Predicted 3D model of a 71-nucleotide RNA (transfer RNA) from Ruminococcus sp. The sequence is in RNAcentral, with records from ENA.

[in-house]
RNA sequence: GGGGCGGUAGUUAAAUGGGAUAACUCUACCCUUGCAAGGUAGGAUUGAGGGUUCGAUUCCCUCCCGCUCCA
Numbered sequence: 001g002g003g004g005c006g007g008u009a010g011u012u013a014a015a016u017g018g019g020a021u022a023a024c025u026c027u028a029c030c031c032u033u034g035c036a037a038g039g040u041a042g043g044a045u046u047g048a049g050g051g052u053u054c055g056a057u058u059c060c061c062u063c064c065c066g067c068u069c070c071a
Stems, first nucleotide, its partner, number of pairs: 001070007010024004018054001026042005047063005
């Protein structure tokens, strides 16, 4: 320098163009003499910019970061 894969919540991961989701975590409450466990409710997320589209995590372009292959 070139090719491939990936980047979504604090963490690990779903979501192949139509309401962004789960688990753990966090907050409040219930339960307990108290703690843990359990239950109920809630908060928090699409790497950055641009384009296509009525509508983009998803398709296209550029850039950034990580892993890997070739040289």

It matches the Rfam family "tRNA". From the family's description: Transfer RNA (tRNA) molecules are approximately 80 nucleotides in length.